[in-house]
A computed fold for a 316-nucleotide part of an RNA from an Aggregatilineales bacterium, annotated as large-subunit ribosomal RNA, domain IV.
Context: one part of a larger RNA
RNA sequence: CCCUCGUUAAGGAACUCGGCAAAAAGGCCCCGUAACUUCGGGAGAAGGGGCGCCGCCGCAAGGCGGCCGCAGUGAAAAGGCUCUACCGACUGUUUACCAAAAACACAGGUCUGUGCCAACGCGAAAGCGGACGUAUACGGGCUGACGCCUGCCCAGUGCCGGAAGGUUAAGAGGAGGGGUGCAAGCUCCGAAUUGAAGCCCCGGUGAACGGCGGCCGUAACUAUAACGGUCCUAAGGUAGCGAAAUUCCUUGUCGGGUAAGUUCCGACCCGCACGAAAGGCGUAACGAGUGGAGCACUGUCUCAACGAGGGACCCG
Numbered sequence: 001c002c003c004u005c006g007u008u009a010a011g012g013a014a015c016u017c018g019g020c021a022a023a024a025a026g027g028c029c030c031c032g033u034a035a036c037u038u039c040g041g042g043a044g045a046a047g048g049g050g051c052g053c054c055g056c057c058g059c060a061a062g063g064c065g066g067c068c069g070c071a072g073u074g075a076a077a078a079g080g081c082u083c084u085a086c087c088g089a090c091u092g093u094u095u096a097c098c099a100a101a102a103a104c105a106c107a108g109g110u111c112u113g114u115g116c117c118a119a120c121g122c123g124a125a126a127g128c129g130g131a132c133g134u135a136u137a138c139g140g141g142c143u144g145a146c147g148c149c150u151g152c153c154c155a156g157u158g159c160c161g162g163a164a165g166g167u168u169a170a171g172a173g174g175a176g177g178g179g180u181g182c183a184a185g186c187u188c189c190g191a192a193u194u195g196a197a198g199c200c201c202c203g204g205u206g207a208a209c210g211g212c213g214g215c216c217g218u219a220a221c222u223a224u225a226a227c228g229g230u231c232c233u234a235a236g237g238u239a240g241c242g243a244a245a246u247u248c249c250u251u252g253u254c255g256g257g258u259a260a261g262u263u264c265c266g267a268c269c270c271g272c273a274c275g276a277a278a279g280g281c282g283u284a285a286c287g288a289g290u291g292g293a294g295c296a297c298u299g300u301c302u303c304a305a306c307g308a309g310g311g312a313c314c315c316g
Base pairs, nucleotide, nucleotide: 001311002310003309004308005307006306007305008304010302011301014300019297027051028050029049030048031047036041038145052067053066054065055064056063057062068072080295081294082293083292084291085290086289087287088286092104093103108143109142110141111140112139113138114137120129121128122127146282147281148280149279151212152211153210156209157208158205159204160203161202162201165200166199167198171194172193176189177188178187179186180185213231214230215229216228217227240274241271252268253267254266255265256264
């Protein structure tokens, strides 16, 4: 000096990306417990008190009296707690060996396919799964408890519908023509007309792929613009939310918390570049999730010291 462990004056997070690690808390009985809430919960909330031994009473729980120690869950084992925001409802699942999560799944919602030899999948096929099921069933897509909701655009693309019309292959059809032959014929080419699906065309459809504007002016201080003008579009972003897991400028501005706060919370809204099932906004409960704050407690630190065991090191 290293590893593992023990103790530490005063202070108590000043450490650090971050209380990482350590410390603290810890059992049983009694008292007592807030916001919020889906009335189940939150709850072991939080916060207090008690705990040994002996005698008497009592079925017991327990009551009364007494005794000892610094100390009675006398050793060991045994939640630290609170406030707040974000994400995901939840229990679950996952990168076997750097990621456990806000990722996946999930009940629930919705769209769509499928009438049964189902759709769909595996398989040259037989056949099998679906299912010894049958639309309250099965497959596929998206969303993801619950609550309140889910706006506008069908021009493009997709899908669905459309007994007309246009286009259109083989086939049908044969006007007409070529070769050859004396001819009959044989053999080629071939117009009109007829001929599906598809495409064109006409409609529908967004919890289908997707999309959801610009410029200029205007109010008796200023500022701003309810209002007006104009251009473009298929239609110009509704509700709700908003410097956000999204905000570049940005440590935006104001408020809160601190003596001091690029983080955090509450607001504002000029949203570089939120927005409604690639769901929007809330939400009790839950979480080895993420951010912020506090109480308790500590060798994390100020700042280090001593001790124990094992190494390193020296001698043999």